[in-house]
RNA sequence: AGAGUUGGUCGGGUGACGGCUGUUCUGGCUUCGGCUGGGAUGGAGGAAAGUCCGGACUUCAUAGGGCGCGGUGCCUGGCGCAAGCCAGGGCGGGGUAACCCGACGGAAAGUGCAACAGAAAGCAGACCGCCAGCAAUGGCAAGGGUGAAACGGUGGUGUAAGAGACCACCAGCGUCCGGGGUGACUCGGACGGCUUGGCAAACCCCACCGGAAGCAAGGCCAAAUAGGGAGGGGGUGAAGCUGCCCGCAGACCCUCCGGGUAGGCCGCAUUAGUCAAAUCGUCACACAAAUACAGAAUCCGGCUUAUAGACCAACUCUCACU
Numbered sequence: 001a002g003a004g005u006u007g008g009u010c011g012g013g014u015g016a017c018g019g020c021u022g023u024u025c026u027g028g029c030u031u032c033g034g035c036u037g038g039g040a041u042g043g044a045g046g047a048a049a050g051u052c053c054g055g056a057c058u059u060c061a062u063a064g065g066g067c068g069c070g071g072u073g074c075c076u077g078g079c080g081c082a083a084g085c086c087a088g089g090g091c092g093g094g095g096u097a098a099c100c101c102g103a104c105g106g107a108a109a110g111u112g113c114a115a116c117a118g119a120a121a122g123c124a125g126a127c128c129g130c131c132a133g134c135a136a137u138g139g140c141a142a143g144g145g146u147g148a149a150a151c152g153g154u155g156g157u158g159u160a161a162g163a164g165a166c167c168a169c170c171a172g173c174g175u176c177c178g179g180g181g182u183g184a185c186u187c188g189g190a191c192g193g194c195u196u197g198g199c200a201a202a203c204c205c206c207a208c209c210g211g212a213a214g215c216a217a218g219g220c221c222a223a224a225u226a227g228g229g230a231g232g233g234g235g236u237g238a239a240g241c242u243g244c245c246c247g248c249a250g251a252c253c254c255u256c257c258g259g260g261u262a263g264g265c266c267g268c269a270u271u272a273g274u275c276a277a278a279u280c281g282u283c284a285c286a287c288a289a290a291u292a293c294a295g296a297a298u299c300c301g302g303c304u305u306a307u308a309g310a311c312c313a314a315c316u317c318u319c320a321c322u
Stems, first nucleotide, its partner, number of pairs: 001318010013285006020043010045293001049304002052302005057214004064246004069210005074089005090104001091102004105205002110203002112199002127144002129140004152170006171195002173192008218266004228257006240248002
C1' cells in the first nucleotide's frame, strides 16, 4: 500500500415557506346537523419487513384424562416469564488464514429409496478377460469396463491362474488397559484378519416438551323489527369444551322461506395512534455522506432477510522499503 474477516455507530440535523394530521387553548358564524380561523406542542424503523419462535393480554371456560397431531434433539454454563435465545467448547464441512456454516440422538429394531449405465447396487455378481482342458466344462474376482458409489489400500509370499488365503506397513472397526478433560470428546498402547456403503430435512425407533384461537381477540352503548312461518333433533341428554374417545356440562340446536337495523365508544392520554389509513414538498446552511433497504395498525423479548454511503476498532493474507 492492497485484498479480506469480525464487531460497533450513523443512515439524519437546523431554519424558512406551503400542505396534511393528533392533543390542547381560544375566536367568528349557525338552519344546532355543523362551517370557518388563530396560538402552543407532537407526528414512521434498524430493520417498522418475514410471520419463523416465545410471552403479555382477550375469549372458549367450570376445568381434567387418553389417543392422535405438532415441535425439540452434541456438551457445559448464563440471563430470563419463556424462547428453537445468548456465550463458550467438541465433532464434521468450507476457506491459505482471520473466520464462516451445521441437515449434530439412533442406520446391527423394522420397512423403504437411489434414474440410467452395468454381469451385479444389501449381502450381490461374471460382460471383456486370466488359468486348466482336444472338447464339453471347471477354477478366479487380482487386471479392464460401467457408474456418484463395485464391499479396504500399498508392497510381497503363494498359486495352474488368483484371492486377507498368508505376511509387513497403513486406514477403519471391535475388545481390554492407561493419560487429559466437569463433559461432549481426545491422545496413546496391546490383542484381533474382523473389513460390517449412503439417505431418517424418508417412514420409523428413543428421550423430552406442548390446550385452542387470536386486537377483524374481545367488551360497552345506541338503533330497528315479525318473540314471524315450515320442517328436523333434544333429560333415552342440545349447544359447548381442538381432530377423535372418555369425562364435564345441563337446554336449547340445525335447515329453508320471509322481515328490520347496521351508528358510536373502549381495547388505544400507547410521549405517532390510523380505520382504507395522516406523518409531506421546495429552498438554504452546517457537515466526512445525506442517500440505499424501505412505511407503524395491540404491545414486548429474540431470530432471519434486504441495505447506497460515511466513520471507528481489532484480526488475517500478499507485496514493497527499513
Model confidence (mean pLDDT): 76 of 100.
This is a predicted structure of a 322-nucleotide RNA (Bacterial RNase P class A) from an Armatimonadota bacterium.
NCBI's taxonomy places the organism under Bacteria, Bacillati, Armatimonadota.